[in-house]
RNA sequence: UACUUAUCGAGAAAGACCGAGGGAUGGGCCCUAUGACGUCUUAGCAACCUGUAAUCAAGGUGCUAACUCCCCUCUUGGAUAUGCCAAGAAUAGAUGAGAA
Repeated sequence: UACUUAUCGAGAAAGACCGAGGGAUGGGCCCUAUGACGUCUUAGCAACCUGUAAUCAAGGUGCUAACUCCCCUCUUGGAUAUGCCAAGAAUAGAUGAGAA
């Protein structure tokens, strides 16, 4: 890097450094010099692996703004001064595990 598979409405901080964008893309709407994002340290949360008779502990990844922040495609139903609302699915994304 592409593939397979499971989960994604809950949960979880502070300090230091850095300095301008960031929230995957597009459109919204948010966060942000009262320093976001990122890196490091400690702390915490608890999804997967591991551990085990089972469950813990410990360990390996991960995570700690907003439903994967919302929508974008399709199906069904409702509404029809319409282009909206609801449910489901798919695509895509994130994380773990596996085998290449």

This is a predicted structure of a 100-nucleotide RNA (SAM riboswitch aptamer (S box leader)) from Spirosoma fluviale. It matches the Rfam family "SAM riboswitch aptamer (S box leader)". From the family's description: The SAM riboswitch is found upstream of a number of genes which code for proteins involved in methionine or cysteine biosynthesis in Gram-positive bacteria. Gene Ontology term of the family: regulation of gene expression. Taxonomically the source falls in Spirosoma (Bacteria, Bacteroidota, Cytophagales, Cytophagaceae).